RNA sequence: GGAAACGUAUCGAAGUGGUCAUAACGAGCCGCACUCGAAAUGCGGUGUACCGUCAGGUACCGUGGGUUCGAAUCCCACCGUUUCCG
Numbered sequence: 001g002g003a004a005a006c007g008u009a010u011c012g013a014a015g016u017g018g019u020c021a022u023a024a025c026g027a028g029c030c031g032c033a034c035u036c037g038a039a040a041u042g043c044g045g046u047g048u049a050c051c052g053u054c055a056g057g058u059a060c061c062g063u064g065g066g067u068u069c070g071a072a073u074c075c076c077a078c079c080g081u082u083u084c085c086g
Stems, first nucleotide, its partner, number of pairs: 001085007010027003018069001028046006047060005062078005
């Protein structure tokens, strides 16, 4: 220099045009149970920001545009990571 794949919550990861981001599922974290105490196990809870009368609401799928009635999903550019070729 060329090509491909990928980027979703604290981490991993499913979802690939609509019912569904109630962000599933797993891990982590918090609380409780069990225990002499822990571990393991079981049960419950747990994204961020903004608004709020504290009931709730809105936005966020790497960033910015485009297509569409509708985009995490399709297209373009850029950023980053990984792999391959030279």
The RNA shown here (transfer RNA) has 86 nucleotides and comes from a Eubacteriales bacterium. The coordinates come from a structure-prediction model, not an experiment, and the mean pLDDT is 82. The sequence was found in a public genome assembly. Its Rfam family is "tRNA". Rfam classes the family as a transfer RNA.